[in-house]
RNA sequence: UUCUGAUAAAGGCAAAAUGCCUGAAAAGGUGUGACGCAAAGCCAUGGGUCUACAGCAGUAAAGAUACUGUCAUGAUUGCCAGGUUGCCGGA
Numbered sequence: 001u002u003c004u005g006a007u008a009a010a011g012g013c014a015a016a017a018u019g020c021c022u023g024a025a026a027a028g029g030u031g032u033g034a035c036g037c038a039a040a041g042c043c044a045u046g047g048g049u050c051u052a053c054a055g056c057a058g059u060a061a062a063g064a065u066a067c068u069g070u071c072a073u074g075a076u077u078g079c080c081a082g083g084u085u086g087c088c089g090g091a
Base pairs, nucleotide, nucleotide: 002091003090004089005088012037013036017032018031019030020029021028022027035078041084042083043082045081046080047079048076049075050074055070056069057068058067059066060065
């Protein structure tokens, strides 16, 4: 430097559920908690997925408004790809 994760050591992260907080929602933060993870470190760049406050279109209504459809500019890296950095063991 490249490939690799069978065994071992040191450490790391933390799903579901749940209390509190933020948010229109998806979801996020934090505590408890461990299903799992060798990049479950970091980056929303491509694809996927989730949500739809506002906007736009429509329907009902005198109206306030309600409902339906659409839409990412919102979210997710613990869905996949890509980029980038890195611990330990083995070859």